Transfer RNA from a Candidatus Omnitrophota bacterium, 87 nucleotides, folded computationally.
C1' cells in the first nucleotide's frame, strides 16, 4: 500500500428509493393472574431541540458530513471507526 465486508434504539438484530424510529427478540417499567413468587398473559419503553404547570406535543436523528432525487436507513463521493484477506 490494495481488495472486500460492517457500522440502525440499553443490548441483539432485520430492513437494501415510498404509509413508519423503522419488524423480530432480549432486557426494563406498569397491569393481569397468585397466598405471594416464577412462568404465562395484555400494555409501554431511543435520543436531542423547540412548546406546555402537567397530560401530552412538534421538528430532527440510523458512524459524521456533502451529493443524487418529488422521496434516502437504503444510492453516489470524502472521512471515522471495527473485521477479514492480499502483499
Nucleotide at each position: 500500500g490494495g481488495a472486500g465486508g460492517g457500522g440502525u434504539g440499553g443490548c441483539c438484530g432485520a430492513g437494501c428509493g415510498g404509509u413508519u424510529g423503522a419488524a423480530g427478540g432480549c432486557g426494563c417499567c406498569c397491569g393481569c393472574c397468585u397466598c405471594g413468587a416464577a412462568a404465562g398473559c395484555g400494555g409501554g419503553u431511543a435520543u436531542a431541540c423547540g412548546g406546555g404547570u402537567a397530560a401530552c406535543u412538534g421538528u430532527a436523528u440510523c458512524g459524521a458530513g456533502g451529493g443524487u432525487u418529488c422521496g434516502a436507513a437504503u444510492c453516489c463521493c470524502u472521512c471515522c471507526u471495527c473485521c477479514u484477506c492480499c502483499g